Molecule: SAM riboswitch aptamer (S box leader)
Organism: Lentibacillus lipolyticus
RNA sequence: CUCUUAUUCGGAGUGGUGGAGGGACAGACCCGAAGAAGCCCAGCAACCGUCACGUAUUGUGAAAAGGUGCUAAACUGGUGCAAGGACAAGUCCUUGAACAAUAAGAG
Numbered sequence: 001c002u003c004u005u006a007u008u009c010g011g012a013g014u015g016g017u018g019g020a021g022g023g024a025c026a027g028a029c030c031c032g033a034a035g036a037a038g039c040c041c042a043g044c045a046a047c048c049g050u051c052a053c054g055u056a057u058u059g060u061g062a063a064a065a066g067g068u069g070c071u072a073a074a075c076u077g078g079u080g081c082a083a084g085g086a087c088a089a090g091u092c093c094u095u096g097a098a099c100a101a102u103a104a105g106a107g
Stems, first nucleotide, its partner, number of pairs: 001107008013041001015040003021031003025080002042071003047067002050062004077099001081096006
């Protein structure tokens, strides 16, 4: 990097450092010197792993020392492609896909 499977509900910073970007992409719209990204520390969660029970396909519960992940707002990964619905219109709602992110496995 590609493929497969699962998830994208909730949760967690008034910290230190840093010093201009950030919200994946596109268009828009926002956030940011009253301090962005990154890093450290702290925390959250429980995918893998661990332990107990059960079973042999799956499961239930526990802990949080290991491998990852996550910890602004704009309410749902806002909108994007397709179908359907509501409405006088603007617009709004639902479902699915695509894309994206994370984990585990394979190449």